[in-house]
Molecule: SAM riboswitch aptamer (S box leader)
Organism: sheep gut metagenome
């Protein structure tokens, strides 16, 4: 850079000790001392790659990633205008 998804799902223990939910600016909401981020161990979820296959709206989970507290909220940009809504952009993940 291109394509796809951003629905749902899944956590305990140890360490740590105040942040986190998306990078930046401003605002709101939320999670968090019943313990944030980070790190370690074990466990789990999902099924992109992968494996099986009767080739499908099928099955699987050994391996490579990802994820397991909490909004991709509002504003801003586009759809003539306002509200609602949708989309793009931005961001995250995967494959190339």
């Nucleotide at each position: 850079c291109u394509u796809a998804u951003u629905c749902a799902g899944a956590g305990u223990g140890g360490u740590g000790g105040a942040g986190g939910u998306a990078c930046a600016u401003a605002g709101g909401a939320c999670c968090u001392a019943u313990g944030a981020a980070g790190c370690c161990a074990c466990g789990g979820c999902a099924a992109c790659c992968c494996c099986c296959g009767g080739u499908a709206u099928g099955g699987g989970a050994a391996g490579g990633u990802g994820c397991c507290a909490a909004c991709c909220u509002g504003a801003g940009c586009g759809a003539a205008u306002u509200u609602a809504u949708c989309g793009a952009a931005c961001a995250a993940u995967a494959a190339g």